[in-house]
RNA sequence: CGGCGCGUCUUAGGCAUGCAAGUCGAACGCGAAAGUUUCCUUCGGGAAACGAGUAAAGUGGCAAACGGGUGAGUAACACGUAGGUUAUCUGCCCUGAAGAUGGGGAUAACGUCGAGAAAUCGGCGCUAAUACCGAAUACGCUCGAGAGAGGAAAGGUGGCUUCGGCCACGCUUCAGGAUGAGCCUGCGGCCUUUUAGCUAGAUGGUGGGGUAAUGGCCUACCAUGGCAACAAUGGGUAGCCGACCUGAGAGGGUGAUCGGCCACAUCGGGACUGAGAUACGGCCCGGACUCCUACGGGAGGCAGCAGCUAAGAAUCUUCCGCAAUGGACGAAAGUCUGACGGAGCGACGCCGCGUGGAUGAAGAAGGCUUUAUCGGCUGUAAAAUCCUGUCAGGAGGGAAGAAUAAGCAGAUUAAUACUCUGUGAUGACGGUACCUCCAAAGGAAGCCCCGGCUAAUUCCGUGCCAGCAGCCGCGGUAAUACGGAAGGGGCAAGCGUUGUUCGGAUUUAUUGGGCGUAAAGCGAUCGUAGGUGGCCAUGAAAGUCGAGUGUGAAAUCCUGCAGCUUAACUGCAGAACUGCGCUCGAAACUUUAUGGCUGGAGUCAGUAAGAGGGAGAUGGAAUUCCAGGUGUAGGGGUGAAAUCUGUAGAUAUCUGGAAGAACACCAGUGGCGAAGGCGAUCUCCUGGUACAUGACUGACACUGAGGAUCGAAAGCGUGGGGAGCGAACAGGAUUAGAUACCCUGGUAGUCCACGCUGUAAACGUUGUUAACUAGGCGUAGGUAGUAUCGACCCUAUCUGUGCCGAAGCUAACGCAUUAAGUUAACCGCCUGGGGAGUAUGCUCGCAAGAGUGAAACUCAAAGGAAUUGACGGGGGCCCGCACAAGCGGUGGAGCAUGUGGCUUAAUUCGAUGCUACGCGAAGAACCUUACCUAGACUUGACAUAUGUCAGAUCGCCUGUGGAAGCAGGUUUCCCUUCGGGGCUGAUAUACAGGUGCUGCAUGGCUGUCGUCAGCUCGUGUCGUGAGAUGUUGGGUUAAGUCCCGCAACGAGCGUAACCCCUAUUCAUUGUUGCCAGCGGUUCGGCCGGGCACUCGAUGGAAACUGCCGGUGACAAACCGGAGGAAGGUGGGGAUGACGUCAAGUCCUCAUGGCCUUUAUGUCUAGGGCUGCACACGUGCUACAAUGAUCGGUACAAAGAGGUCCAAUGCCGCGAGGUGGAGGAAAUCUCAAAAAACCGGUCCCAGUUCAGAUUGCAGUCUGCAACUCGACUGCAUGAAGCAGGAAUCGCUAGUAAUCGCGGAUCAGCAUGCCGCGGUGAUACGUUCCCGGGCCUUGUACACACCGCCCGUCACACCACGAAAGCAAGUGAUGCCCGAAGUCGGUCUGCUAACCGUAAGGAGG
Repeated sequence: CGGCGCGUCUUAGGCAUGCAAGUCGAACGCGAAAGUUUCCUUCGGGAAACGAGUAAAGUGGCAAACGGGUGAGUAACACGUAGGUUAUCUGCCCUGAAGAUGGGGAUAACGUCGAGAAAUCGGCGCUAAUACCGAAUACGCUCGAGAGAGGAAAGGUGGCUUCGGCCACGCUUCAGGAUGAGCCUGCGGCCUUUUAGCUAGAUGGUGGGGUAAUGGCCUACCAUGGCAACAAUGGGUAGCCGACCUGAGAGGGUGAUCGGCCACAUCGGGACUGAGAUACGGCCCGGACUCCUACGGGAGGCAGCAGCUAAGAAUCUUCCGCAAUGGACGAAAGUCUGACGGAGCGACGCCGCGUGGAUGAAGAAGGCUUUAUCGGCUGUAAAAUCCUGUCAGGAGGGAAGAAUAAGCAGAUUAAUACUCUGUGAUGACGGUACCUCCAAAGGAAGCCCCGGCUAAUUCCGUGCCAGCAGCCGCGGUAAUACGGAAGGGGCAAGCGUUGUUCGGAUUUAUUGGGCGUAAAGCGAUCGUAGGUGGCCAUGAAAGUCGAGUGUGAAAUCCUGCAGCUUAACUGCAGAACUGCGCUCGAAACUUUAUGGCUGGAGUCAGUAAGAGGGAGAUGGAAUUCCAGGUGUAGGGGUGAAAUCUGUAGAUAUCUGGAAGAACACCAGUGGCGAAGGCGAUCUCCUGGUACAUGACUGACACUGAGGAUCGAAAGCGUGGGGAGCGAACAGGAUUAGAUACCCUGGUAGUCCACGCUGUAAACGUUGUUAACUAGGCGUAGGUAGUAUCGACCCUAUCUGUGCCGAAGCUAACGCAUUAAGUUAACCGCCUGGGGAGUAUGCUCGCAAGAGUGAAACUCAAAGGAAUUGACGGGGGCCCGCACAAGCGGUGGAGCAUGUGGCUUAAUUCGAUGCUACGCGAAGAACCUUACCUAGACUUGACAUAUGUCAGAUCGCCUGUGGAAGCAGGUUUCCCUUCGGGGCUGAUAUACAGGUGCUGCAUGGCUGUCGUCAGCUCGUGUCGUGAGAUGUUGGGUUAAGUCCCGCAACGAGCGUAACCCCUAUUCAUUGUUGCCAGCGGUUCGGCCGGGCACUCGAUGGAAACUGCCGGUGACAAACCGGAGGAAGGUGGGGAUGACGUCAAGUCCUCAUGGCCUUUAUGUCUAGGGCUGCACACGUGCUACAAUGAUCGGUACAAAGAGGUCCAAUGCCGCGAGGUGGAGGAAAUCUCAAAAAACCGGUCCCAGUUCAGAUUGCAGUCUGCAACUCGACUGCAUGAAGCAGGAAUCGCUAGUAAUCGCGGAUCAGCAUGCCGCGGUGAUACGUUCCCGGGCCUUGUACACACCGCCCGUCACACCACGAAAGCAAGUGAUGCCCGAAGUCGGUCUGCUAACCGUAAGGAGG
């Protein structure tokens, strides 16, 4: 752009305007006008003819009951389907037969008069007919048994005529057909029982009436029926069907367009006319509404076509034409036709077409993205070149749809009828479809999506905001999910959303589900209707099956062919329409009838067990109470107490008595019963069951909606009874409270009789009945066999009751001959959670309450079984300085140090339970330093590269300044292939820089559980699976260490071992180490010498439960012993599994992203990190006599040393100074070890303890000790007399105690890391803490620091109730009552016929 379809789903709300049903002069009587022509004229006009027997109106006929619209009503013979009509009608049409004679009286129109605003009407008068009425005639018509009686008409109109008539169209009667309609019947299709009873013309009969016709359709009388659980009656909703949508089908939903039927026409009622109506565009009445009016009265009905208004999310032009098809009328021409044919509007649907094609890589520019560039994507896309010309545009041509019209000609014929042939006018659409030409790629692409489902991804922005969302879910700073962009995917003149229906959904399950625990078995039994039902034979043929036949409208669907260029669309043919009816046949099964059978079921006879039920009687033990005796101070109760009881004599004990209730032992997954339930003994009455054998009945059976009965406890009513127990209640305790648990009391109740209630976790959470399907082991009752003298035992079997298990089943757990297996029959029940077993209605109940039993609203789950973890004030086993046993501490004091807090310009930052806090920091006076103040620099303090220019750089000097810096002066380089290069500076550009943020973007490293013994894998096996097994179990170990067992067998990471130190020894090697023997000696391994010893280094050996005994399972292993330096991993170290804590660290380092760039970078000076009401952690020193102090005398190890360690000597009280031998070290030095031991003093005091604080004077390091170093001397001499609650470490060379060294470092240690000296306690695993394994429960799984319940407060939503108020609908009763129909009576009027005229019949 075109073709074909479709288009008020809502208010059956209301409608302006126009049109939608007329036609016939060939049925009839009348009958204009404009205009034209002629004549006359008094020129005003008149007459005649044509117009024209035309228009218009009327009488009459036919049509108007079709066509068109709508779906309000209707749950109905309304519809569909199949039948019936001997119970019927049917205009026009077709066929056949017969007929059409002769008369009569009116009336509209019209004329005239009158009433009225109008609509309209009245009086008088004239007139026609295919209008109306008699008479005649009449059949095979009607009535009637018959005789008989009754009943028609239009010789009208037209044509032709040889005037005889013929033809056509009409008319009347009868018969038949066709078409259409009426009535009746079987079957079929909605919801609701919280509607269970309905019905009086109601059901039937007889007579009558009525109708075209059957019938309570109506009526009189008679009878009392009829319908209903197979759902009546009532309520709600709804036009039905062919078909349409969906679905594999079965089904589910729908009833637009097209077609069939029905119903309706403003609402309700009514008849008339007619073949047909109870009539959409007719009539009458009533109501509502609208309009006109002169107020007296009238008019109207779009659910016809257009159109308007209202309503609504929403649905079109007041178009053209009768050219075609169809219809009405007509003989026809023709007229009418909003049916119909067309056009218009609407992407509303379906279908077709286009918006260009080919070539084209500098893979252009731009955009987006990017490991920095590069590259990648957009993309052959564009540009460019060469083409094409659909559609739209312009110009020209140009259909089919039309045909049997009339007429004319011909054929045929007796014929001008009929019929046939030829000719012949006519197109709304529309100058449309189509064709040709012209021009030019020129005019023609959007929408949705891109996390998964689901095809398609990146960047930026945003930062739980804005927003998205069909479900799951996205968004809290790296969002493929929000918004934008680029790219991509899908569809395409459309795309997406919303709504609706089916599907998926086996999620209402007929096909095709379930009920032990997920929702679901009635508490149980009996039994009605119903459903289902054993074996044999014969018949029937309802179901069933087969064959034939009728029907199942057309359209639609399907197949084939054909027509529009294709398709959609349409035409033709076939198939199909799975249904219903009829006829014939078959007889297995079901059914039915008849006859028989015994196996199901039952009856009788025998035996047996039993807490089966009801009633009565009896018994002993115990409790309580009463009386009495003995007896004395408590008793009772509890975790512990108290209330309570007792000197008025309890408890205890003995004797006697009373009362009520319950029945120890027996007693048993034993028995009985339908279930609830039943327990002392005896008696009576009574139900059921099992077993064995025989006889009998002969399917009598199973289940069971409604119904009936039974039905624990509690509760209710009436009357008894009441010992113990014991809701409520009271008191005492417990507790934060304690309306509880515990204690002391105690009322209803518990008990009995009679009645009611009717529910329970009434459970085996498993309905009843029957059959079949491996076993094993118990137990109760019976029987048979065997056995025996007999009782047992044993074997078999039936009935019950249990356990374990095969197949099978189950989601799993589990069930498993007592099924949850395999089948059959019947009943009950379920359909996500909550709301809720609530509300409402009804039924029952004395009440309490029970039965039946929703919805709104709300959630995305609720739930079952099992798995792995985690957890438990669950269980078992085991370990650890975990407790216990000890020793020493911390918490109290002073100081040191770290942290919090506070303060500050700054007190840089991080670490925060264990696992931060003498931690990062193995050492902040400056530096460090990241912080603060102040001053400076800007390609920069540092790296790389490039372009240009200049020059050495370096060094030295001056000014200023707190320094950095700024400004200036001086000096002038090296290599060279002579181009230049190195180095430095200036300038420009890329960039540098950041201890800025994010450890929740990361790598790496680290802490912790924990050096705990665990964590896994392969293959196999088991399980639907998650998973399990292995890895559990019995032992054992420090150990998942080892052994044994085992559907597991192996393996890996851990454990252990291998490595280092240490303990013993051997070999080798002996300097700087050592010195036994020999010699020398200054007496010092000092020297010669030696390498035996110590020691160092290297390499070996040694320890392995190896040996013995015992225990143990003939094991692993454990206990004891021997030997040995060492004994059961000898001691110590290093070594840290899978993982957990979003643990710690962006300030070691590395690194993504973000931020900063004359500053968050860099430099400098000073300050701060050391700040002090306070709190905490970790330490040091003490509080003293196991001590302090003074003097003397011994014994280590491990380290360090060149800007270093520094000896002997000298000076200083001392720190130290001076000086410098020796030493890059088994050589020299630091270096004195200290506690210890010997001796002296002190005498229990705030001291001869303790040493803080403070003053003075010094030393050392360093540019510099003020803030802010360490040390020395003298002086000062604080708190503190052993530390509350609480809490820490440690098991052997350990704790405790004593000193020594090192790193860092100029200096600074009570910290840290090392070294050696002296050198103590553990019965054991109940408890606390932590951990491991097994097991158990779980509603937890960010895993108990979990999850989760209820009230209250506030706001909102929904439902129920509510004094009442309003509206709608249904039902019943009564009253008035329009039009109208039928009938009666009376009155008035009256053409046709009769009638000597008065009247009658009829109207």